[in-house]
RNA sequence: GGUUUUGUAGCUCAGCGGAUUAGAGCGUAUGGUUCCGAACCAUAAAGUCAAGGGUUCAAAUCCCUUCUAAGCCA
Numbered sequence: 001g002g003u004u005u006u007g008u009a010g011c012u013c014a015g016c017g018g019a020u021u022a023g024a025g026c027g028u029a030u031g032g033u034u035c036c037g038a039a040c041c042a043u044a045a046a047g048u049c050a051a052g053g054g055u056u057c058a059a060a061u062c063c064c065u066u067c068u069a070a071g072c073c074a
Base pairs, nucleotide, nucleotide: 001073002072003071004070005069007067010026011025012024013023028044029043030042031041032040050066051065052064053063054062
């Protein structure tokens, strides 16, 4: 330099056949339970879906560019 894949909650990931209100587990906070903890139960918070632009009535999802991480070829 060429090429493929990756990026979604604090962490690990699902969703990527365009329209379901962006979700799960773990973690965190509050409350219950307990002599106190752990475990368990209930509730809640936490996201510019890497960034910018485009297509569309509608984009996490399709297209382009850039960035990030990893692989392959030279």
Molecule: transfer RNA
Organism: Pseudocrossidium replicatum